[in-house]
């Protein structure tokens, strides 16, 4: 895009169309086939004649008694008529229109043909006729059977019903001709002759019917050529089967049927078999080809409950007929009967989910009878009900704010809906209300219908919904939700900020519909004919070879014309599609022309190719002659060298094996050694990307058959080629069978190791098997993962078998050619890697195989095999991927370099001690959080007795402790006293503001009201910002241009060499640049200049001897500014003349002197929401705020980081010396006095190069201890008393005395640091009122060691592998357990459908009888007919064994699929 559709919302109107796709399921009920009286006889009606009888109106006379007329009407009987009525008899129609789509894979259907093998009612022509008899019969009568349905027997009695006779232009048959045509069988025309067959009347007199023949038309029969769906997991079919002669039968040919004869017919170019289906113009769809479909509309077949089967009749084996059979329903008096909606309508059913009214008319077009008027006609026309499809139209225009409310969203400013709405002025298509009012119809007739349509008056009034808004894809936001609940076409979307769910604003798109399902084309060139890619590696080359069918073929000249090409005829149905008009107001729709239908067919031409049939050639192929090569192949024979065994010797304790072991073998004497000897099997070196062979595969050495190939060479033969489906043949190893053999080695086994196991690797050992003969099996990465031939397409160098020139002869070298086997590379090809004359290039011919991954090379079926297990080879179900190459990264128990206190040297150290502190655990009211390998643990914490403080418990506040902003008081606030509490809260009393224009204002406070405060509540996986790490590693950071590459990307950044460096050089498709490195900054080390005070004191003066002081600023030092150092126009080797590297020399310092700061691009969802900041979110009389007390300091334990030790390089006493950097006013505090001290009192001095803290310690010196748990070691505890502080009980430090634990150098295991560095040894601020063995600085004195880079840790850098990319803490295999789904297998158990053999045989044709039975004709005999009764055949049904299917079982089997157990 479509649709006969369905659902869910919706929902104005109108025309045109459509409408049981599922139950060929069953049907109540009413229609759906009649008609003719101008074929026919009888009845009933109506009218009429005519008579009789009844009856009497009226009328005339009248003596009024009565006589005469006799009309309507009435009842019989008759005459006529009748567009009257229905039963019968007879004609015509009921074979047509209407339904169905069950069957059917077929001459069904389509399309061209063909009958010389045919038939035609009614309708047209044209020709010749209709004579004159005859028996019956329904209806009807009466009488009878049956519930009925339906009969039955007598009687009379009609026809265009029936039946002979007669006639025969002409027509059929029989015999025998001629003549002209045909592919053929034959066929027409014309003569002769025998012989059969007709006929209906009616009438309105106009006609209309009938016979018989012939042409026409229509319409139908057969018959042929071509098309016409799947499966070969269906490969053989086929007995009236194939042909043939003869009768039979049909309209008509024919095995169509019988008889009787040969033995054929049909198939891989797909019979048979089974599934599924009506076919076709046409519809959908597509650029086309093509797919897919077969509703409506039209052509053609089948079928009418299911099978059978004939009759009539032109035509039928008949939807609304018959006759049998089954099933089913209605009736039934049980004896019998009676029906067939796949016709309109209606009804049950059935339908996942679905489809209409028991209308109206014959007005129109049609049929059917009839002359005809009509009559029937559920055909048809109309109408009614569904948005089911499509085409129309309307739901209203215009103006109308700097923008009205609502909702919505916000940055709180707006901001979009939005002229959108009110509002104000028009306007009336459609609906609705009124008025006229058609054509469909040619005289009459109008269901539709008072319709279509006009025309008036009115009212914006009566009329908008569905989907969607993450990308495909047009269109967004806030809210709820929180992997829940949901959505999904596919990717996917939801785990607290969801553009993706659900709801709402807005928006988008379609619109009386809009979405969704379902089915089908398209995209999908993704089964490709048009029209593919192909097949080394992505799915795909048969293991190999011969060779049949089949395809395809070499050079020449001529023929034929089947394929090809070109003209001309027919046909190719209408509708439908295109195209051009036209017609309803446009469209849809409907009409008319035209194209077109690409097909088939007939016919006339052409000859280039192909083909066909015949001649010739030699380049293709073959065949001969002559030669050298080869592990070709098959059989005998035969030889050394090794293993192993068995005998003997010599010889003695071990052999063997492995990383180590063991197990095994050895004193019964082994391993090892020598001699001999058996026996099997394989055949070192020669040995080579060397030969050979078709592939598989082939090696000791000789002999014998026997295959191919090459090479020369041109006698022969004359396309004989080339591929090759089925087919044969050959086909490692393992593996079977049967026999033998059997050294080695060796599955299955065992035993010993390894492991957590270790049914494995590794060892001892050992059976089949390896070998062999005669057979099976047919598979493997049968690999070049490349089918076979043929030809062309640059070169280079090997190497094997030949051949030819030259040139030289010595071996032999050049050059050239033919096979063959290999590298490398050009064109070109390929995704890419890579092939490249041995093509994966360019062409050709042929054959094989692929079409997404899994299921699954399974099942089932079937072949061949003893059996393994082959070979064909699915499908349900499930997945969005699976795969090729190659890119960058990451990784590795891959490699190659290189670096690092990574190892390694060496020095101290932790792990053991008991103490400090952290942390985990436990405990607990509570012991607040946070860090969590490295990169959390003396960490946030630069300092927990309150406080901090954030946890607990216990009181208290509630616009609040904290900020703002309104109102209203009040003059405060504060400070002081009081009472009261654990303590904050809380109550009382006193006291007391500024400024002014006097009208306020300022600031403070109380008290009230809501906006709001607060929050160390949560989320570091919502953020900022910090700082950790990898790592001060050197580069895993990039960029621009350039080149390479389809590209991803590469290259520059790689290589060789060097560096502490991606540091520099040097080459080089790369050339430069960032950002890292390195330098610039800061300290130190050297010196030089400025300046000299609180610093210093050489030199002079002076001293109370203290640079105290005069005086100077040399020096020390103090801080400002230079200079110095750059592998340097300094040397020498090395180096590539380079970068650079070793040495040296100078120099205070030398190769980045030492240190620091600086931390590239990133990683690690590391860390912190408790430093701050902050989204969201949560709490608000509390998760907020205050106060008191207790926790954070708990303790059976575990680790982590220290500090002090264990001692004699030591401890303890004594008195002596030398730093640096800092630090002080809520401060350091000298000196004096006092106390054992810890500190006390009193005080100078100092806001500091001034004065303090402050005294350095290790050290040296003298003196003791003298190897012990001690004069070590200092824990732990007692007691007294100091400090700090509201306050030291939980909980400070320090002190003095006394107490004196563990501990004697610390398992596994780990850390630190390469020089002023470990180690030691003190000092000083910071926090901070006291509290450091922490932390951050400072100085003293101060080593040892580094062969080097093998391994360990971490890094770097090329290279290589990968199925990794959350990146080895990756991926991912297969068992089990569970939960779902489909298969398969399955004891069997139930249907299904086609056959097949026999049995019964309905109905019914044909055929056949007899001693039945009969009006027509016959003089009779008979002739013909019936009816019965048989035989063949035959439907249902009955038995019976077998295919095929299909459904369903306990059980079993393996796949898939889950969540990840």
């Nucleotide at each position: 895009g479509a649709u006969g559709a369905a659902c869910c919302c919706u929902u104005g109107c109108g025309g045109c169309g459509u409408g049981c796709u599922u139950a060929a399921c069953a049907c109540a009920u009413g229609c759906a086939a009649g008609u003719c009286g101008a074929a026919c006889g009888a009845a009933g009606c109506a009218u009429u004649u005519a008579c009789c009888a009844c009856a009497g109106a009226u009328u005339u006379c009248u003596u009024c008694c009565g006589a005469u007329u006799g009309a309507a009407g009435u009842u019989g009987u008759u005459u006529a008529u009748g567009a009257c009525u229905g039963a019968g008899u007879g004609g015509c129609g009921g074979a047509c229109g209407g339904g169905u789509g069950a069957g059917u894979a077929a001459c069904g259907c389509g399309u061209g043909g063909g009958u010389a093998a045919c038939c035609u009612g009614c309708c047209u022509c044209a020709u010749a006729c209709c004579u004159g008899g005859g028996g019956a019969u329904a209806g009807c009568a009466g009488c009878u059977g049956g519930a009925a349905a339906c009969g039955g027997c007598u009687g009379g009695g009609a026809a265009u019903a029936c039946c002979g006779c007669a006639u025969a232009a002409g027509c059929g048959c029989g015999c025998g001709g001629u003549a002209u045509c045909g592919c053929a069988u034959g066929a027409u025309a014309c003569g002769g002759u025998g012989u059969g067959a007709a006929a209906a009347a009616c009438u309105c007199c106009g006609g209309u019917g009938g016979u018989a023949u012939g042409a026409g038309a229509u319409g139908g029969a057969c018959c042929c050529g071509c098309g016409u769906c799947u499966g070969a997991u269906u490969a053989g079919c086929u007995g009236g089967u194939u042909g043939g002669u003869g009768a039979g039968g049909u309209a008509a040919c024919g095995g169509c049927c019988c008889a009787c004869c040969g033995a054929g017919g049909c198939g891989a170019c797909g019979a048979u078999c089974a599934a599924u289906a009506g076919c076709c113009g046409a519809c959908c769809u597509g650029a086309c080809a093509g797919g897919g479909u077969g509703a409506c509309c039209g052509g053609c077949c089948a079928c009418a409950u299911u099978g059978g089967g004939a009759c009539u009749g032109a035509g039928a084996c008949a939807c609304g007929g018959c006759c049998c059979a089954a099933a089913c329903u209605c009736c039934u008096a049980c004896g019998g009967g009676a029906g067939g909606c796949a016709g309109c309508a209606g009804u049950g059913g059935g339908g996942a989910g679905a489809u209409a009214u028991u209308g109206c008319a014959c007005a129109c077009u049609g049929g059917a009878c009839g002359a005809a008027a009509c009559u029937c006609u559920g055909a048809u026309g109309c109408a009614g009900c569904g948005a089911c499809a499509c085409c129309a139209c309307g739901g209203g225009a215009g103006u109308g704010a700097g923008g009205a409310a609502g909702g919505a969203a916000u940055u709180c400013g707006c901001u979009a809906u939005g002229u959108a709405a009110a509002g104000c002025u028009c306007u009336a298509u459609c609906a609705a209300c009124a008025g006229g009012g058609a054509a469909g119809a040619u005289a009459g007739u109008g269901a539709c219908g008072g319709u279509a349509c006009c025309u008036g008056a009115c009212u914006a009034a009566g009329a908008a919904g569905c989907u969607c808004c993450g990308g495909c894809u047009g269109a967004u936001u806030a809210c709820g939700u929180g992997c829940c609940a949901c959505c999904a076409g596919c990717c996917g979307c939801g785990g607290u900020a969801a553009u993706a769910c659900g709801u709402a604003u807005g928006g988008a798109g379609c619109a009386a519909g809009c979405g969704u399902u379902a089915u089908c084309c398209g995209g999908a060139u993704u089964u490709a004919c048009u029209g593919g890619a192909g097949u080394g590696u992505a799915a795909a080359g048969g293991g190999a070879g011969u060779g049949u069918a089949g395809g395809u073929g070499g050079c020449c000249a001529g023929g034929c014309a089947a394929g090809u090409c070109a003209g001309a005829a027919g046909u190719g149905a209408a509708a439908g599609c295109c195209c051009g008009g036209g017609g309803c107001u446009c469209a849809a729709c409907c009409c008319c022309g035209g194209c077109a239908c690409u097909g088939c067919u007939u016919u006339u031409g052409a000859a280039a190719c192909u083909g066909c049939a015949g001649g010739g050639c030699u380049a293709g192929a073959g065949u001969g002659c002559a030669u050298g090569a080869g592990g070709g192949g098959c059989a005998a024979g035969u030889g050394g060298a090794a293993u192993u065994c068995c005998u003997a010797g010599u010889g003695u304790a071990g052999c063997g094996g492995u990383g180590a072991a063991a197990u095994g073998c050895g004193u019964a004497a082994a391993u090892a050694u020598u001699a001999u000897g058996a026996g099997g099997a394989a055949c070192a070196c020669c040995a080579g990307u060397g030969g050979c062979g078709a592939a598989g595969g082939c090696g000791g050495c000789u002999u014998g058959c026997u295959g191919g190939a090459c090479u020369g060479u041109a006698a022969c033969u004359g396309a004989c080629a080339c591929u090759g489906a089925u087919g044969c043949u050959c086909g490692a190893a393992a593996g079977c069978c049967u026999g033998g053999g059997g050294a080695g080695c060796a599955g299955a086994c065992a035993g010993g190791a390894u492991u957590a196991g270790a049914u494995a690797c590794c060892g001892u050992g050992g059976u089949a098997g390896u070998a062999c003969a005669c057979g099976c099996c047919g598979u493997a990465a049968u690999c070049c993962a490349u089918g076979a031939a043929u030809a062309c397409u640059a070169g280079g160098u090997g190497u094997c078998g030949g051949g030819g020139c030259a040139c030289a002869u010595a071996a032999g070298u050049g050059c050239u050619u033919c096979g063959g086997u290999g590298c490398c590379g050009c064109a070109g090809c390929a995704a890419a890697c890579g092939c490249a004359a041995u093509a994966a290039g360019u062409a050709u011919u042929c054959c094989a195989c692929u079409u997404g991954g899994g299921g699954a090379g399974u099942a089932c079926g079937u072949u061949a095999g003893c059996a393994a297990g082959a070979a064909u080879g699915a499908a349900a179900c499930u997945c969005a991927a699976a795969g090729g190459a190659a890119u960058u990264g990451a990784c590795g128990g891959g490699g190659a370099c290189c670096c690092g206190c990574a190892c390694a040297a060496g020095c101290g150290g932790u792990g053991g001690a008991g103490c400090a502190u952290g942390u985990g655990g436990u405990c607990u009211a509570a012991u607040u959080c946070g860090a969590a390998g490295c990169a959390a643990c003396g960490c946030g914490a630069a300092g927990a007795a309150c406080c901090u403080u954030a946890g607990c418990a216990a009181g208290u506040c509630u616009u609040a402790a904290c900020a703002u902003c309104c109102c209203a008081c009040u003059g405060a606030c504060g400070g002081g006293a009081c009472a009261g509490u654990a303590a904050u809260g809380u109550g009382u009393c006193c006291u007391u503001c500024c400024c002014u224009u006097c009208g306020g204002g300022g600031c403070a406070g109380u008290g009230g009201a809501g906006a709001c405060a607060g929050g160390u509540g949560g989320u570091g996986c919502a953020u900022g910002g910090u700082g950790g790490u990898c790592g001060u590693c050197a580069g895993u950071c990039u960029c621009g241009u350039g080149u390479c590459g389809u590209g991803a990307g590469a290259u520059g950044u790689u290589g060789g060499g060097u560096u502490a460096a991606g540091u520099c050089c040097c080459g080089c498709a790369a050339c430069g640049a960032g950002c890292g490195c390195a330098a610039c900054c800061c300290u130190u080390a050297u010196u030089c200049u400025u300046a000299g005070u609180a610093g210093c004191c050489a030199g002079c003066a002076g001293u109370u001897c203290g640079g105290a002081u005069g005086g100077g600023c040399a020096c020390u030092c103090u801080a400002g500014g230079g200079a110095g150092a750059c592998u340097g126009a300094c040397c020498a080797g090395g180096g590539a003349u380079a970068a650079c590297c070793u040495g040296g020399a100078g120099g205070a310092a030398g190769g980045u002197g030492g240190g620091g700061a600086u931390g590239a691009c990133g990683u690690c969802a590391a860390a912190u929401c408790a430093u701050c900041a902050u989204g969201c979110c949560c709490c608000u009389u509390a998760u907020g705020a205050c106060u008191u007390g207790g926790g954070u300091u708990a303790c059976a334990c575990a680790c982590g980081u220290g500090a002090u030790a264990c001692a004699a390089u030591g401890g303890c006493g004594u008195a002596a010396a030398c730093a640096a950097a800092g630090u002080g006013a809520a401060g350091c505090a000298a000196a004096g006095c006092u106390g054992u001290g810890a500190a006390g009192c009193c005080a100078a001095g100092c806001a500091a190069a001034u004065c303090a803290c402050a005294a350095a310690a290790a050290u040296a010196a003298c003196g003791u201890c003298u190897c012990a748990g001690u004069u070590u070691g200092g824990a732990u505890u007692g007691u007294a008393g100091u400090c700090u502080g509201c306050a030291a009980c939980u909980g400070g430090a320090a002190u003095a005395c006394a107490u004196g634990a563990a501990g004697c150098u610390g398992g596994a295991a780990u850390c630190g640091g390469u020089a002023g560095u470990a180690a030691u040894c003190g000092c000083a601020g910071a926090u901070c009122a006291g509290a450091a063995u922490g932390a951050u600085g400072c100085g003293g004195g101060g080593a040892a060691u580094a062969c080097g880079u093998u391994c360990c840790c971490g890094g770097g850098u090329c290279u290589u592998g990968u199925a990794c990319a959350c990146a080895c803490c990756g991926c991912c295999c297969g068992u089990c357990a569970c939960a779902c789904c489909a298969c398969g297998g399955g004891a069997g158990u139930c249907g299904g459908a086609a056959a097949u053999g026999c049995c019964c045989g309905a109905a019914g044709u044909c055929g056949g009888u007899g001693a039945c039975c009969u009006a027509a004709c016959g003089u009779a005999a008979g002739a013909a007919g019936g009816a019965g009764c048989c035989u063949c055949c035959g439907a249902a049904g009955g038995c019976a064994g077998g295919u095929c299917u299909g459904a369903u079982a306990a059980c079993u089997g393996g796949g898939g699929u889950g969540a990840a157990g």
The RNA shown here (small-subunit ribosomal RNA) has 1461 nucleotides and comes from an uncultured organism.
Rfam family: Bacterial small subunit ribosomal RNA.
RNAcentral holds the sequence, with entries from ENA, Greengenes and SILVA.